The RNA shown here (transfer RNA) has 77 nucleotides and comes from a Candidatus Nomurabacteria bacterium.
Rfam family: tRNA. Rfam links the family to the GO term triplet codon-amino acid adaptor activity.
The organism belongs to Candidatus Nomuraibacteriota, within Bacteria.
The sequence is in RNAcentral, with records from ENA.
The coordinates come from a structure-prediction model, not an experiment, and the mean pLDDT is 80.
RNA sequence: GGGGCAAUAGCUCAGUUGGCUAGAGCACCGCCUUUGCAAGGCGGGGGUCCAGGGUUCGAGUCCCUGUUGCUCCACCA
Numbered sequence: 001g002g003g004g005c006a007a008u009a010g011c012u013c014a015g016u017u018g019g020c021u022a023g024a025g026c027a028c029c030g031c032c033u034u035u036g037c038a039a040g041g042c043g044g045g046g047g048u049c050c051a052g053g054g055u056u057c058g059a060g061u062c063c064c065u066g067u068u069g070c071u072c073c074a075c076c077a
Base pairs, nucleotide, nucleotide: 001073002072003071004070005069006068007067010026011025012024013023019057028044029043030042031041032040050066051065052064053063054062
């Protein structure tokens, strides 16, 4: 320098023929249960989906640019 993949909740991830309102598990908070703890049950809070722009009635999803990480190849020696 070139190619590929990834970026969504505190963490790990799902969501890709564009469409009801953005989800799961763990974690966190409250209640129940217990003498108490753990486990278990019920409920709750938390996001504007990496950044900017574009297409569209409508974008997490499609297009462009950039950033970061992983990976393969090439170059140098």